[in-house]
């Protein structure tokens, strides 16, 4: 340090966990790319604890640097 397939956000714990890229469908085009629209996306590493409520706090543990 670990959150979507990939790269990363997410404040003092709070009301749907988001963005870009990728994927799928459509539009545009003679066609492809680009562009536009829609859609698809998650056991927040794992197991517990505290709390009305945990991505966030506490303990243990696993993996990588």
């Nucleotide at each position: 340090a670990g959150u979507a397939g990939c790269u990363c956000a997410a404040u003092u714990g709070g009301u749907c966990a988001g963005a870009g890229c990728a994927g799928u469908c459509g539009g545009c085009u003679c066609a492809u790319a680009a562009c536009c629209g829609a859609u698809c996306g998650g056991u927040u590493g794992c197991a517990g604890g505290u709390u009305c409520g945990a991505u966030u706090c506490c303990u243990g543990u696993c993996u990588g640097g």
This is a predicted structure of a 65-nucleotide RNA (transfer RNA) from a bovine gut metagenome. Rfam family: tRNA. Rfam links the family to the GO term triplet codon-amino acid adaptor activity. The RNAcentral record of the sequence draws on MGnify.